[in-house]
RNA sequence: GGGAAUGUAGUUCAGCUCGGGAGAACACACCGCUGAAGCCGGUGACGUCGCCGGUUCAAAUCCGGCCAUUCCCA
Numbered sequence: 001g002g003g004a005a006u007g008u009a010g011u012u013c014a015g016c017u018c019g020g021g022a023g024a025a026c027a028c029a030c031c032g033c034u035g036a037a038g039c040c041g042g043u044g045a046c047g048u049c050g051c052c053g054g055u056u057c058a059a060a061u062c063c064g065g066c067c068a069u070u071c072c073c074a
C1' cells in the first nucleotide's frame, strides 16, 4: 500500500439477509423472601446503534467517506 471481518446498555451478544416497536442474558439499584446472607421472584435505571454525509414518508438496517480493533496479501 491492497483486501476482508467486526463496532448496538457497564460486560457478552441478538436484531441488518427482507427499512417501520431498540432488545436478551449477566452485572447494578430497590422491593419481596430469610434470624441474616445467598439462591429465587418482582420492579427499575442505564443507548447520539463507532463518526459524518446521502437516499427515503421513515435508517441500527440501504449507499458513500472516515475512524478503531483483528486477520490475510504484499
Stems, first nucleotide, its partner, number of pairs: 001073007010026004020057001028044005050066005

Background: Transfer RNA from a Candidatus Woesearchaeota archaeon, 74 nucleotides, folded computationally. Model confidence (mean pLDDT): 82 of 100. Rfam family: tRNA. By type it is a transfer RNA. The RNAcentral record of the sequence draws on ENA.